The RNA shown here (transfer RNA) has 72 nucleotides and comes from a marine sediment metagenome.

RNA sequence: GGGCCCAUAGCUCAAUGGAUAGAGCAUCUGGCUUCGGACCAGGCGAUCGAGGUUCGAAUCCUCGUGGGCCCG
Numbered sequence: 001g002g003g004c005c006c007a008u009a010g011c012u013c014a015a016u017g018g019a020u021a022g023a024g025c026a027u028c029u030g031g032c033u034u035c036g037g038a039c040c041a042g043g044c045g046a047u048c049g050a051g052g053u054u055c056g057a058a059u060c061c062u063c064g065u066g067g068g069c070c071c072g
Base pairs, nucleotide, nucleotide: 001071002070003069004068005067006066007065010025011024012023013022018055027043028042029041030040031039048064049063050062051061052060
């Protein structure tokens, strides 16, 4: 320098172009308990950035950023 893949919550992952973007773990609050754990109920929390296409974009296109693999 070239090619391919990936980027969604603190972590691991879902999500036919259309429903309020969901789940598990973690965390917080309450219940239960002598206390804690487990269990039960609830809360908080996210689409890497900028443009474009579309009635509608996490999803499609372009450029960039970061990471991984391969080639030279």
Background: It matches the Rfam family "tRNA". Rfam classes the family as a transfer RNA. The prediction has a mean pLDDT of 82.